[in-house]
């Protein structure tokens, strides 16, 4: 020098004026606490409320082991696999001989293997040419078809173990040694897995499951505008109590001799009363009931709100995550919603960024610095 790893801080110091929670205090005013590592994204676990009579099925979600944890797709610490010389760093990392389904292009063939170029000429056959033969015939060397092969060549991300030696007509796990795979067993470990371990198969069929499926396992539903309590005016609801103008129709109720009678603040109209409007009056518009009480809701306030699976030290157990016990400490809590603005000095000149029920994690964003353990080169 380069580099992995895990941890911390997040301009600092004054004055002055403001904003907000709480506390004192008749008040004025004083005291004091007032953003984050991520407060953010709402992706996972969970508390808590408030709704669902059981059960299924459907959907989702996890997914190598063991352990921590409320709990988790978080964290430890294993194992396997991949990458890095190395500290180390990546893996939805359960089933492809249950089924089904796909595999672009390119290639002969993408999975019941095929055969483009090659490679062979053993077997059948057809041509040809040579020899021997008196002849039926045989030999032999050449080209063709049938046909063998899968070693070599090419495609392609991938192509049905691999490297030797046999073997062959040419080959081929066709035979054999190693190596690799598979299956058993045996050893070591809680297991996951691993063996320089024994035996057995010549190999038993490539990939994908963040395709369907299969298999274990997990999940009710909305949210703090969730939900709780005190509680105006107004206009519905039930009540008691005072007042009730008349007539008509029409509606509803009970009677009943079927034609009526009777009850009713239930509706409409006329005339009356009442208010308004105006000096009045005649139009006109509204009303024709009031008081009290009792419930339910709505503004509005009050709770839920921040003392909790809390922080901090110590000590003990544990590789560790984390747990136990002991002593301390309380660190924002609004609801139009504060956390803020000027100056001054001063530096390394200041990123990302704003709580709104809480609390465990994850992932994003972020200027610059500091500290500790390790690694590689020199």
């Nucleotide at each position: 020098g380069a580099g992995u790893c895990g941890g911390c801080c997040a301009g600092a110091c004054a004055a002055c004026c403001g904003c907000u929670g709480c506390g004192c205090g008749a008040a004025a005013g004083c005291g004091u606490g007032g953003a984050g590592g991520a407060a953010a994204g709402u992706c996972c676990g969970g508390g808590c409320u408030c709704c669902c009579a059981g059960g299924g099925c459907a959907a989702g979600g996890c997914g190598c082991c063991a352990g921590g944890u409320a709990a988790c797709a978080c964290c430890u610490g294993g194992g396997g696999a991949g990458c890095g010389u190395g500290a180390g760093c990546u893996c939805a990392c359960g089933g492809a001989a249950a089924g089904u389904g796909c595999c672009a292009c390119a290639g002969a063939a993408a999975a019941c293997a095929a055969a483009c170029c090659g490679c062979c000429g053993a077997a059948c056959u057809c041509c040809c040419g040579c020899c021997c033969g008196u002849g039926a015939g045989g030999g032999u060397g050449g080209g063709g078809g049938u046909g063998g092969c899968a070693a070599g060549g090419g495609u392609g991300a991938a192509a049905a173990g691999g490297u030797g030696c046999g073997g062959u007509a040419a080959g081929a796990g066709c035979g054999c040694a190693c190596c690799g795979c598979g299956c058993c067993g045996g050893u070591g470990g809680u297991a996951a897995c691993a063996c320089u371990c024994g035996g057995c198969g010549g190999c038993a069929c490539g990939g994908c499951a963040a395709a369907c499926c299969c298999c274990g396992c997990c999940u009710g539903g909305a949210g703090c505008a969730a939900g709780a309590g005190c509680a105006a005016a107004u206009a519905g609801g039930g009540g008691a109590g005072c007042a009730a103008g008349c007539g008509g129709a029409g509606c509803g109720g009970u009677c009943c001799u079927c034609g009526g009678a009777c009850c009713g603040g239930u509706u409409c109209c006329g005339c009356g009363c009442g208010u308004g409007u105006g000096g009045c009056c005649c139009g006109c518009a509204c009303g024709u009931g009031c008081u009290c009480c009792c419930g339910g809701g709505u503004a509005g306030c009050u709770c839920g709100c921040u003392g909790g699976a809390g922080g901090u030290a110590c000590g003990c157990g544990g590789u560790g995550a984390c747990g136990c016990g002991u002593a301390u400490c309380c660190a924002a809590g609004a609801u139009g919603a504060a956390u803020g603005g000027u100056u001054g000095u001063c530096c390394u000149c200041g990123a990302c960024a704003g709580a709104a029920c809480c609390c465990g994690g994850c992932u994003u964003a972020u200027c610059g610095g500091c500290c500790g353990a390790c690694u590689c080169c020199u």
Molecule: Bacterial RNase P class A
Organism: soil metagenome